[in-house]
């Protein structure tokens, strides 16, 4: 230099054909217990890497860019 994959909650990851962003773990509150753990119920947590475009509507489609991983030379 060229090609390809990834970037979404604190962490690990889903998100189908464009239509109100989710799960598990972690956190907080409550129940249970003599107490802890476990279990159960609930709550909170996100400008979907960034900028622009298309669209009534974008995590998803298009372009650029940043970062990371792998391959080729």
């Nucleotide at each position: 230099g060229c090609c390809g994959g990834g970037g979404u909650a604190g962490c690990u990851c889903a998100g189908u054909u464009g239509g109100u962003a989710g799960a598990g773990c972690a956190g907080c509150u409550g129940a249970u217990u003599c107490g802890u753990a476990a279990u159960c119920a609930g709550c909170a947590g996100g400008u979907c890497g960034u900028c622009g475009g298309u669209u009534c509507a974008a995590g998803u489609c298009c372009g650029a860019u940043c970062u990371u991983c792998g391959g080729c030379u």
Model confidence (mean pLDDT): 82 of 100. This is a predicted structure of a 73-nucleotide RNA (transfer RNA) from a Pseudomonadota bacterium. It was read from a public genome assembly. It matches the Rfam family "tRNA". The family's RNA type in Rfam is transfer RNA. Its family is annotated with triplet codon-amino acid adaptor activity in the Gene Ontology.